Predicted 3D model of a 70-nucleotide RNA (Fluoride riboswitch aptamer (crcB RNA motif)) from an Acidobacteriota bacterium. Rfam family: Fluoride riboswitch aptamer (crcB RNA motif). Its family is annotated with positive regulation of gene expression and response to fluoride in the Gene Ontology.
RNA sequence: GGCGUCCACGGCGGUGGAGUCCGCCGUGAACCGUCACGUCCUUCGCGUGGCCAAUGACUCCUGCACGGGA
Repeated sequence: GGCGUCCACGGCGGUGGAGUCCGCCGUGAACCGUCACGUCCUUCGCGUGGCCAAUGACUCCUGCACGGGA
């Protein structure tokens, strides 16, 4: 000096907050839902419209939607 692993720390896992756990990433990174149409030679990317979901998973709180009861 390079590479790998582990720990700590930080960030991230499609809409809010928190706890626990899991995963990913180390800033040229992880991550940035899906469908249709258009653009584009195709892919990717981009634009327009529609649809599901407050979880990565579990739980709680908040918000929203539907139905019922008091």